[in-house]
RNAcentral holds the sequence, with entries from Rfam. This is a predicted structure of a 72-nucleotide RNA (transfer RNA) from Panagrolaimus davidi.
RNA sequence: GCCCCUUUGGCUUAGUGGCAGAGCGUUGGUCUUGUAAACCAAAGGUCACUGGUUCGAUUCCAGUAGGGGGCA
Numbered sequence: 001g002c003c004c005c006u007u008u009g010g011c012u013u014a015g016u017g018g019c020a021g022a023g024c025g026u027u028g029g030u031c032u033u034g035u036a037a038a039c040c041a042a043a044g045g046u047c048a049c050u051g052g053u054u055c056g057a058u059u060c061c062a063g064u065a066g067g068g069g070g071c072a
Stems, first nucleotide, its partner, number of pairs: 001071007010024004018055001026042005048064005
């Protein structure tokens, strides 16, 4: 330098065009003499960024940036 994959709550991730979900974690509550466990509830996401396509984009297209890999 060229090519491929990847980027979604604090962490791990689902979602392939029509309201963004789960597990763990966090916070509050119930229970307990107390802690943990268990159970119930809540908060937490400009879906990496910019532009394009579309009535409508996390999703499709292009570019940029971060990460990983291959070739030279």
Record summary
Rfam family: tRNA. From the family's description: Transfer RNA (tRNA) molecules are approximately 80 nucleotides in length. Model confidence (mean pLDDT): 83 of 100.